[in-house]
RNA sequence: CCGUGCAUCCGGGGCAUUAGCGGCGCCCUGUACCUGAAAUCCGCUAUAGCAGGGGACAUGCCGAUCCGAGGGCUUUGCGAGGCAGUGCAGCCUUCUGUAAGUGAUGUUGACGUAUGGGUCUUACGCAACGGAAAUCCUUGAACCGUGUCAGGGCAGGAAUGCAGCAGCACUAAGGGGAACCUUUCGUGUGCCGUAAGGAAGCCUGGACUGAGUUAACUGCAGAAGAAGCGGUUGCUUCAAUUCGCACAGAGUGAGGCGCACGG
Numbered sequence: 001c002c003g004u005g006c007a008u009c010c011g012g013g014g015c016a017u018u019a020g021c022g023g024c025g026c027c028c029u030g031u032a033c034c035u036g037a038a039a040u041c042c043g044c045u046a047u048a049g050c051a052g053g054g055g056a057c058a059u060g061c062c063g064a065u066c067c068g069a070g071g072g073c074u075u076u077g078c079g080a081g082g083c084a085g086u087g088c089a090g091c092c093u094u095c096u097g098u099a100a101g102u103g104a105u106g107u108u109g110a111c112g113u114a115u116g117g118g119u120c121u122u123a124c125g126c127a128a129c130g131g132a133a134a135u136c137c138u139u140g141a142a143c144c145g146u147g148u149c150a151g152g153g154c155a156g157g158a159a160u161g162c163a164g165c166a167g168c169a170c171u172a173a174g175g176g177g178a179a180c181c182u183u184u185c186g187u188g189u190g191c192c193g194u195a196a197g198g199a200a201g202c203c204u205g206g207a208c209u210g211a212g213u214u215a216a217c218u219g220c221a222g223a224a225g226a227a228g229c230g231g232u233u234g235c236u237u238c239a240a241u242u243c244g245c246a247c248a249g250a251g252u253g254a255g256g257c258g259c260a261c262g263g
Base pairs, nucleotide, nucleotide: 001263002262003261004260005259006258008056009055010054011029012028013027014026015025019045020044021043022042023041033053034052035051036050060257061256062255066251070247072245073244079238080237081236082235083234084233085232086231088230090229091228092225093224094223095222096221097220098219100218101217102216103214104213105212112208113207115205116204117203118202119201120197121196122195123194124193125192126190127189128187129186130185131184132183133182135178136177137176138175139174145170146169147168148167153162154161155160
């Protein structure tokens, strides 16, 4: 100096998972071999992927230092959403009061005062209405009503007598109809009558007085309520910001660097 074999390298980091390490998974960086299996998992043991194949070799490998993409955790207070609680100054709902505004009403007389009556209660009576009964008319009994009883039946020598169905007539129970009169029962029926009561409300008549009355709506005041809006408290999620902690890629790169065999 050359060849062969071994070592070394052919990405790394965060999360999650794991006793721990690596992979498959998600994310960041960035371009740095191929194939197979692998999340109720696959393979390993601090020398921490397994199996198979391929490439590179001082233009390679290791690497202090500097820098800090990125995700993870923590602190601060801000914004938004969800859930739950709380009547909490408010909005809202309800009630009470007031009478500033609107409205309605009022000299065709408000409010008020006194008086009479109605409405109200009780008792009695009357009428009406409804029902029932009496009354009148009509209908109405195969047999178990009456009268008359054809036919037929029975008794009799006969005359005649007996019972008696149908039919006809009259009626009972019952059914239907009528409307003045008579009796009885009932009724939130009545511009009816009599008596007694009546604190208040409503309506009404006119007498006195003489300008307000009302509270429907708005406003104002007070009280209560809690479905919703808003406020507030707690929990949770997302986003952004701030304070830190550890990890940390790419980049930078002082310095360092093989083993064995053969020619």

Notes: A computed fold for a 263-nucleotide RNA, annotated as Bacterial large signal recognition particle RNA. Its mean pLDDT, the model's own confidence on a scale to 100, is 76. It matches the Rfam family "Bacterial large signal recognition particle RNA". It is annotated as a non-coding RNA gene.